[in-house]
RNA sequence: GGGGGUUUAGCUCAUCUGGCUAGAGCGCGACACUGGCAGUGUCGAGGUAACCGGUUCGAGUCCGGUAAUCUCCA
Numbered sequence: 001g002g003g004g005g006u007u008u009a010g011c012u013c014a015u016c017u018g019g020c021u022a023g024a025g026c027g028c029g030a031c032a033c034u035g036g037c038a039g040u041g042u043c044g045a046g047g048u049a050a051c052c053g054g055u056u057c058g059a060g061u062c063c064g065g066u067a068a069u070c071u072c073c074a
Base pairs, nucleotide, nucleotide: 001073002072003071004070005069006068007067010026011025012024013023019057028044029043030042031041032040033039050066051065052064053063054062
């Protein structure tokens, strides 16, 4: 220098060909049980889906660019 993959909650990841309010586990907060800072259960908070633009009635999903990271080739 060139090719390819990935980027969604604090962490690990779903969301199968565009469509109703973007979810799960762990973690976090409150409450209940318990002798108990552990454990179990219930409820809850937390996301402009890396960034910028485009297509579309409608984009996490399609297209272009940028960035970060992983990988292959030179």